[in-house]
């Protein structure tokens, strides 16, 4: 620091003893018991792993075929094909490494739209959305 996900899903027991949801403004969860720590379950499927298929990628491989040389040897084996391999993609499987089990990342800040309400022709501009879309933060995963 890049890259991809983040409107789906999944909780009990013990311990503890006031907080907790990242920060800040809302909302909210909490002695019917926060945080952390542990036990034991599930959730998903990023990564590994396995099997399929595709590929208009590589052109790797003392792998086959194989054109030229009148013919023979011998040499050189071009493109190209098959076939392995490596690679990217894609479906499936699995449950090894991570991750995660209130509420969409719990909602919002900034910017655009779209609608509703206020204000009423000077400047100058506002609230609300249980709408959308993007930025920024921020989580998780891979590098």
């Nucleotide at each position: 620091c890049u890259c991809a996900u983040c409107c789906a899903g999944a909780g009990g027991g013990g311990u503890g003893g006031a907080g907790g949801g990242a920060a800040c403004g809302g909302c909210c969860c909490u002695g019917u018991g926060a945080a952390g720590c542990c036990c034991c379950g599930g959730c998903a499927a990023c990564c590994a792993c396995c099997a399929c298929g595709c590929a208009u990628g590589c052109u790797c491989g003392c792998g086959g075929c194989g054109a030229u040389u009148u013919c023979u040897g011998a040499a050189c084996g071009a493109g190209g094909c098959c076939u392995g391999g490596c690679u990217g993609c894609g479906u499936g499987g699995c449950a090894g490494g991570u991750g995660c089990c209130a509420a969409c990342u719990c909602c919002g800040g900034c910017c655009c739209g779209c609608g509703g309400c206020a204000u009423g022709u000077g400047a100058g501009a506002g609230c609300c959305g249980c709408c959308g879309g993007g930025a920024c933060a921020g989580a998780u995963g891979a590098g």

Overview
This is a predicted structure of a 143-nucleotide RNA (SAM riboswitch aptamer (S box leader)) from a soil metagenome. RNAcentral holds the sequence, with entries from MGnify. The coordinates come from a structure-prediction model, not an experiment, and the mean pLDDT is 75. Its Rfam family is "SAM riboswitch aptamer (S box leader)". Rfam links the family to the GO term regulation of gene expression.